[in-house]
RNAcentral holds the sequence, with entries from SILVA. Small-subunit ribosomal RNA from a metagenome, 1536 nucleotides, folded computationally.

RNA sequence: AGAGUUUGAUUCUGGCUCAGAACGAACGCUGGCAGCGUGGAUUAGGCAUGCAAGUCGAACGAGAGCCAAGGUGUUCAAGUAGCAAUAUGAGAACAUCUUGGUGACAGUGGCGGAAGGGUGCGUAACGCGUGAGUAAUCUGCCUCGAAGAUUGGGAUAACUCCGGGAAACCGGAACUAAUACCGAAUGUGGUCGUUUCGCGCAUGCGAGACUGACCAAAGGAUGGGGAUCCUUCGGGACCUGUCGCUUUGAGAGGAACUCGCGUCCCAUCAGCUAGUUGGUGAGGUAAUGGCCCACCAAGGCUUACGGGUAGCUGGUCUUAGAGGAUGGUCAGCCACACUGGGACUGAGACACUGCCCAGACUCCUACGGGAGGCUGCAGUCGAGGAUCAUUUGCAAUGGGCGAAAGCCUGACAAUGCGACGCUGCGUGGAGAUGAAGGCCUUCGGGUUGUAAACUCCUGUCAUUCGGGAACAAUAAGACGGGUGUUAACAGCGCCUGGAAUUGAUAGUACAGGAAGAGGAAGCCACGGCUAACUCUGUGCCAGCAGCCGCGGUAAUACAGAGGUGGCAAGCGUUGUUCGGAUUUACUGGGCGUAAAGGGUGCGUAGGUGGUCUUGUGUGUCGAAUGUGAAAUCCCACUGCUUAACGGUGGAACGGCAUUCGAAACUGCGAGACUUGAGUGCAGGAGGGGAGAGCGGAAUUCUUAGUGUAGCGUUGAAAUGCGUUGAUAUUAAGAAGAACACCGGUGGCGAAGGCGGCUCUCUGGAAUGCAACUGACACUGAGGCACGAAAGCUAGGGGAGCAAACAGGAUUAGAUACCCUGGUAGUCCUAGCUGUAAACGGUGCACACUUGGUGUGGGGAGAGUUUACCCUCCCCGUGCCGGAGCUAACGCGUUAAGUGUGCCGCCUGGGGAGUACGGCCGCAAGGUUAAAACUCAAAGAAAUUGACGGGGGCCCGCACAAGCGGAGGAGCAUGUGGCUCAAUUCGAUGCAACGCGAAGAACCUUACCAGGGCUUGACAUGCAGCUGCAAGCCCCGAGAAAUCGGGGCCGCCUUCGAGGGCGCUGCACAGGUGCUGCAUGGCUGUCGUCAGUUCGUGCCGUGAGGUGUUUGGUUAAGUCCAGCAACGAACGCAACCCCUGUGUCUAGUUGCCACCACGGGUAACCGUGAGCACUCUAGACAGGCUGCCUGUUUACGCAGGAGGAAGGUGGGGACGACGUCAAGUCAGUAUGGCCUUUAUGCCCUGGGCUGCACACGUGCUACAAUGGUCGGUACAGAGGGACGCAAGACCGCGAGGUGGAGCAAAUCCCCUAAAACCGGCCCCAGUUCGGAUUGUAGUCUGCAACUCGACUACAUGAAGUCGGAUUCGCUAGUAACGGCGUAUCAGCUACGGCGCCGUGAAUACGUUCCCGGGCCUUGUACACACCGCCCGUCACAUCAUGAAAGCCGUCUGCACCCGAUGUCGCCGUGCCAACCCGCAAGGGAGGCAGGUUCCUAAGGUGUGGGGUGGUGAUUGGGAUGAAGUCGGAACAAGGUA
Repeated sequence: AGAGUUUGAUUCUGGCUCAGAACGAACGCUGGCAGCGUGGAUUAGGCAUGCAAGUCGAACGAGAGCCAAGGUGUUCAAGUAGCAAUAUGAGAACAUCUUGGUGACAGUGGCGGAAGGGUGCGUAACGCGUGAGUAAUCUGCCUCGAAGAUUGGGAUAACUCCGGGAAACCGGAACUAAUACCGAAUGUGGUCGUUUCGCGCAUGCGAGACUGACCAAAGGAUGGGGAUCCUUCGGGACCUGUCGCUUUGAGAGGAACUCGCGUCCCAUCAGCUAGUUGGUGAGGUAAUGGCCCACCAAGGCUUACGGGUAGCUGGUCUUAGAGGAUGGUCAGCCACACUGGGACUGAGACACUGCCCAGACUCCUACGGGAGGCUGCAGUCGAGGAUCAUUUGCAAUGGGCGAAAGCCUGACAAUGCGACGCUGCGUGGAGAUGAAGGCCUUCGGGUUGUAAACUCCUGUCAUUCGGGAACAAUAAGACGGGUGUUAACAGCGCCUGGAAUUGAUAGUACAGGAAGAGGAAGCCACGGCUAACUCUGUGCCAGCAGCCGCGGUAAUACAGAGGUGGCAAGCGUUGUUCGGAUUUACUGGGCGUAAAGGGUGCGUAGGUGGUCUUGUGUGUCGAAUGUGAAAUCCCACUGCUUAACGGUGGAACGGCAUUCGAAACUGCGAGACUUGAGUGCAGGAGGGGAGAGCGGAAUUCUUAGUGUAGCGUUGAAAUGCGUUGAUAUUAAGAAGAACACCGGUGGCGAAGGCGGCUCUCUGGAAUGCAACUGACACUGAGGCACGAAAGCUAGGGGAGCAAACAGGAUUAGAUACCCUGGUAGUCCUAGCUGUAAACGGUGCACACUUGGUGUGGGGAGAGUUUACCCUCCCCGUGCCGGAGCUAACGCGUUAAGUGUGCCGCCUGGGGAGUACGGCCGCAAGGUUAAAACUCAAAGAAAUUGACGGGGGCCCGCACAAGCGGAGGAGCAUGUGGCUCAAUUCGAUGCAACGCGAAGAACCUUACCAGGGCUUGACAUGCAGCUGCAAGCCCCGAGAAAUCGGGGCCGCCUUCGAGGGCGCUGCACAGGUGCUGCAUGGCUGUCGUCAGUUCGUGCCGUGAGGUGUUUGGUUAAGUCCAGCAACGAACGCAACCCCUGUGUCUAGUUGCCACCACGGGUAACCGUGAGCACUCUAGACAGGCUGCCUGUUUACGCAGGAGGAAGGUGGGGACGACGUCAAGUCAGUAUGGCCUUUAUGCCCUGGGCUGCACACGUGCUACAAUGGUCGGUACAGAGGGACGCAAGACCGCGAGGUGGAGCAAAUCCCCUAAAACCGGCCCCAGUUCGGAUUGUAGUCUGCAACUCGACUACAUGAAGUCGGAUUCGCUAGUAACGGCGUAUCAGCUACGGCGCCGUGAAUACGUUCCCGGGCCUUGUACACACCGCCCGUCACAUCAUGAAAGCCGUCUGCACCCGAUGUCGCCGUGCCAACCCGCAAGGGAGGCAGGUUCCUAAGGUGUGGGGUGGUGAUUGGGAUGAAGUCGGAACAAGGUA
């Protein structure tokens, strides 16, 4: 950085798609290790269980348990005294009491539960971001400062007792403490009031003064202490330290409020708003404020209001940037805590794990009533494509409480799980004999591939062994030192030294030892884009596919394999975002024809704006200051072995605010100017507009006259009109509409549009003059006005024309085109509609930029009495062209060139200018204007072809002019069809059909039936077996093939063998089996048409063009001339063959003129000689438009001469580039596939010959130009040995017998026939015609039944010249006549290929049919008109609109009810502290309770509104290999 895809190809426009990066991802296959990150994106769905907010005994009372001491009681008791009873009894156990210590649970009290943690529902907002403000504020704990802490009082939890309840819990009585609560004192100070001074941006703020008023506290806890005092002997007072308390000032951090700017989509949401906007007063708050209330005024906002979506940001992803998308983890702010509402407490909440109420849900219940809130950490269910452990620890960091130890902390630190991401490492290294196997193969080999094995090395990770309390650790407390406080060496605070102790991670990281290549590679792709190719299978199937597109028998595109490429513990796929996409264009696009200029003007807002001076300082520019959190990005250095990751520093953070400065440009203010713009004056031009009047021609109608049979119309007709008199013609009259000629790419108008003449009213432009104003200008969203035709409303009018309609034609049909009629309408008046291909498909204005030539208007110069011509200027309107522009076409001073200003519009095709909604309209409808779905194109310009019921030119037996045929008959032959066991196969418009087949009775033969063979009928090689030559003959079985038996003859040899034959087996043979759409070769056809190309140059962005076009000419791209072309190639022509004339050479088998001889009456024959002629077959000559005339630039053409032949003399061979996937695998060759005791081979018989029928090609005829009989004449070219066969004889004949001659210019086939001469027939189904059939024969052959040909006799059918239509032929041709020959035993030959004989007619001409060539034109065709393509209908699928309604959800308005709760009011019931009082009681104050306003949820109404779903039926739309009907468009598309 680009690439693929519209076309036959091209350029452009334009969409679609791909390559890149990224992700909180998911899915498929696979999976070794480590580090660092990261992980419920969906149901803000429901939650079992455990934990997540406590702490303080140094605030307080009580205090289970335990310990200690003591007392009492009971029981026991060593022991002592005693003989014993008994007494005493240390001590033990239990119970109880007291004191002290420790201390659980609970309570009072304090602080904290407003932090931390989670989530993103709501929110489009001062919510967030950024920058300001508070002179309108609050602030617990913390820090610093000032001052103080005096004196009293009454309660109440806990506990105990009683009661209620299932429980939760509650009630009553009695007792008690405080740093709980209350009163009084004091007032540094604060607040308020009064007042003074200073200051400020308004309100105000700061400081000071006053004998003014009001406002505090806990001296509590604890440590230590020596004198003195008191004491219940515990201690206290007192002193001192620390903590706490009160008032206050300041700070820090936090919170609150206000403001500027920024912050998504929809205008198919355009108007919203009554506490609404403001004021005054009162209330409320920490504080401003309609925040709330009363009254007053009538304001306020406008991208408001409404709807949808959404937490915002730092940042993240992408990008060259500008942008675009996004907001997970981390960080800041906000919001929320089951849903909705509410307040309380407090420094802070309207409070996630507090309270009250309502609702839904779940749970407990004794049915009376209660409990709960994981959007904390784990976990569970559900939903989902999808997201982890009910782990460890408070060791660290941080938080709460505490004086502290410490306790608590699912914050956090860790570990675990997941390849989810980033990063790093490994899965080993060397050696060729190039093993085997796989795969491919042209069979030679190549490749896998140093890859493996094998040999030698290495030791990362993993494994294992022992080591390893390493780092992360300090603090507090014990102890020591210093210092401060103090009366104090106590104590306490601060600094410092320091033994010991504390680790969840963890026996982990790490380092070391050991062993052994041992444990560790996959995934995707391989047609192009896009790196990487072959084989096999499959056969439009199965499948692939991101786009283009692959697959229908040789698939690099499917599937598998081998190989290769890419990445790698991952690789692919899917989804999403940006990019590429300059495809929304600010950077950086467009609008004549591709999408796109509003139908036109006037004009509002807005945007933009001439020259000079001056001020200001809005924009602009410069500097400074503040801010722009941290993290992130970038840079430098640095720490983990490296990296990811982290640390430190810098830069950056494009911004905002404030201050100072500059003054060119812009804005604003002031002053001036005239060139932009306008006004004035002058004479001209004009279908500009409106109204009124007038005119003639034409048409139709009416009346009258003349006049008679048609008129009218068409391609041709008919309908229609007309004897009741049309058409035609004459005269008069009536009516309406339109205005010929002039008339013109001429005029006017903004556009639509405007055309007879005159008058009235009226708009604009141009030219000239230069008097006036002094920027007054340009554009123009909305708005207003105008706006063809058709249409609508009302009233007129109505001649002609003419939708609809009727009739007639045409047609397969004809709801059309054509004809005859004909109503709305067309016209006028008044109104509506508001659209057109309203087009120059080109918005308006201004400026600039070479020209030529017309035309309309005005002016000037010159000339003049004028007029014209001429030259110049301005304005309008055309054509052609330069630069430039454009994809091209084209535009080109009237720009589509170069610039400026403003407006409108476009963003793939279809759906669709459609639906819904709004607005307008009487309606028709207009305007504004989507989506679902669907396609990979749709399109513009130009190019080459092809085509046209486009044009021009030209040719051809193409038509025409002729001659003869086919199509009718019979037969022959080929084909189709039918039939069959088989009727083998192929050829199928021209260009298959007497074609392959130059010859099917067997064979051929490929087909069918039956009988047989299996290395085979045929080729080559190998191995083995042995035997035998091979071959010939005979016999038997059999239909034959074949099998069995016998006989005859018996190769060569250097004796090793060789060759041949046979048998067994292996390789292989064989195949007329398939594919002519895998092929070669050959052939047909366009077409013997004149074309088809190349090199270089030139033109074009390019495809491509030029050359090859043009003007002549030719049979011809033949030749000439011209020309940005110059040359060349394949074709044409010529060269080759036959034929036509002549010369020369050569004369046997050919010839016979002359001569000689012989025979013969003669004709003539034979022989010799001869080669003159004919002929044969070789060479050469001749014809070249060479000569003449005319014409022409030339080429050439026309005529003529000469000549056998004249303009290619006639004929043949020869077939350009290519087309038809034309024909042939069955002629041969050949790839691939198939078959192998058969699809091969052999044999017998049958079939290819089959016959209701249809077609092609022929033969014979239908007769007198004939038939028949007789006579008579003239060829050429061929063939002949398995052959042709003469003379002679036999037979009516086919033929037979026989064999002379001849490998042939010698002999034979071999008499040519028509023709000619003569006879008969006399127009008939015949003396025409010969089919068919019968009989008898001949020949070939192994064999003529299926199934041969020929002969003779007999028979004697159809047929009397052929419908529509169609074929051949232009001269030795057609037509007619015979002859020969290949194939072949014979023949179905009437076919094919040749030969000669006789021998015409006609061509005016190119209009038409067919085919072809060249040029040009149109094209939506390129498979190329046998093309393309449109619409209805039918079927299937999909999305969508309408629809009686139905169901959700959100919401406005009105009203009802109204929980809880705050403020207010009441408070008759109740009450310890304070006051009065001896008391009772009263007061102050308060509580319960009640209640007004407000208020959540709920309810009702409103055909309320928005939005979604569904809905019988219905509308169109889209899509779909082979449906139906037509034929609308593309060519003049057949009616442009």